Context: one part of a larger RNA
Molecule: large-subunit ribosomal RNA, domain I
Organism: marine sediment metagenome
RNA sequence: AGUCUAUGCAUGGAUGACUAUGGUUAGGUGAGGCGAUGAAGGACGGGGUAAGCUCCGAAAUUGCCGCGGGUAGCCGCAAACAGGCUUUAAUCCGCGGAUUUCCGAAUGGGGGAACCCGCCCCGCUUAAUAGCGGGGUAUCUUUAUGGUGAAUUCAUAGCCGUAGAGAAGCGAUACCAGGGGAAUUGAAACAUCUAAGUACCCUGAGGAAGAGAAAUCACCGAGAUUCCCACAGUAGCGGCGAGCGAACGGGGAAUAGUCUAAACUUUGCAUCCUUUUGGAUGCGGAGGGUUGCGGGACACCGAUAUGGUAGGUGAGGGGAUAGCGGAAGCGCCUGGAAAGGCGCACCAAAGAAGGUGAGAGUCCUGUAUGCGAAAUUCCCAAACCGCCUAGGUGCAUCCCAAGUACUACGGGACACGGGAAAUCCUGUAGGAAUCAGGGCCGACCACGGUCUAAGACUAAAUACUACACCUAAACCGAUAGCGUACAAGUACCGUGAGGGAAAGUUGAAAAGAACCCCGGUGAGGGGAGUGAAAUAGAACCUGAAAUCAUAGACUU
Repeated sequence: AGUCUAUGCAUGGAUGACUAUGGUUAGGUGAGGCGAUGAAGGACGGGGUAAGCUCCGAAAUUGCCGCGGGUAGCCGCAAACAGGCUUUAAUCCGCGGAUUUCCGAAUGGGGGAACCCGCCCCGCUUAAUAGCGGGGUAUCUUUAUGGUGAAUUCAUAGCCGUAGAGAAGCGAUACCAGGGGAAUUGAAACAUCUAAGUACCCUGAGGAAGAGAAAUCACCGAGAUUCCCACAGUAGCGGCGAGCGAACGGGGAAUAGUCUAAACUUUGCAUCCUUUUGGAUGCGGAGGGUUGCGGGACACCGAUAUGGUAGGUGAGGGGAUAGCGGAAGCGCCUGGAAAGGCGCACCAAAGAAGGUGAGAGUCCUGUAUGCGAAAUUCCCAAACCGCCUAGGUGCAUCCCAAGUACUACGGGACACGGGAAAUCCUGUAGGAAUCAGGGCCGACCACGGUCUAAGACUAAAUACUACACCUAAACCGAUAGCGUACAAGUACCGUGAGGGAAAGUUGAAAAGAACCCCGGUGAGGGGAGUGAAAUAGAACCUGAAAUCAUAGACUU
């Protein structure tokens, strides 16, 4: 020096066990927004002692007021000292309100966020300034109104104010609509094509959004939209490659239909014409009218009822946000401790679960079941109010959505890549008709059929889950499970965008070791004491291995 063995209250923290308000996944219910009445998020403060978290805001450590619940204790995590509160009902729980510094859309101006500096009005104070307090003072849009005022005389546009209303910003990396819009990739290369209208960016909105009451399909006929099943990997499209990929008809979920424009009547204002009654034009208001077996206006006849309602109020009922009642067990034995064992009982619409000194239906919290709200709020909803709603005949005249339909050229969307290419959208140019009208039925034409564009609204069935609550698990169990079971998006790193940990367990109960001894008035230890246990002593459950120390054997 090495190998091996043994011992160790050495080191170390694996393993086992456990899981407190931890995490994961799934299902369900709710909710789906907050914000100039100043949000989200922060800064700085607030405690008797107070660093952190939590809570709160100069009315400041669960604080103030009201209402309700609840009942003997309470002053957060978190012990302690000091001092208080409370049956005149505190602490605690729920609902509503008050206060709510400064920054932040941040909005009086500025600014290197949490700071600096104003102006106007009112009040307090002062002899007067100064000082203090309260309110107002950003921008844009829109409505009303005042002033001013071009080309251009009047006027108008424009400009400047005043008052009212609205907007802005945040949020779930989800869902939805619109505007833009890739490439990797696949085609075994690659360019059309594909990936894909995907990712991503922007805008906008809602609890859903969008779509929606046929200028639709069909050829029997059906009768708004949306979603699911299926039609069907079919018909088709396609360097006919890779690939892309319908619709009709059928079955379900859910169902709901409406309002304008115009013709016509009437009316207000302005301008022009007109001797006047008045007429024309323009801009408004009211009535009327809303359709495809074409409808309406207009003229005539007839009716005053019936049916509906998605708007408002809302009797009553149910739910949410605190809660309340809630059955039934004793003895002996072992033990530190009984819920274990033994014996004899009981309840059960309750033998789910958790806790209690080991394993409890009958000890505690609960469970089955029954009950409950002053206040705020959600759903259903009677009733009332408001609103909407009819027919027939005539068919001469009038109306029935225009730079629209349509055409040409250029693009895009349709499963459809320019194709025989209909249909839909539209950049450029041209440019109709008003029911004897017009669109469509996959080039186009005829016959036939069908629908009625160029205005608008519309619940449900459907999509999603940041958030709240409930339930479950052949899900994890502290190197796992979320990054975080702990002061975690913390400490720490980075100029910054950003990155990002480690860290759970004494004991049933602190009963957390009085007192003595060694030692530096240490650290640490030895006694004593507590405890079932201290080889449970706070570096604390269990306590593996490497490693270390001591002792021994052997090898060199």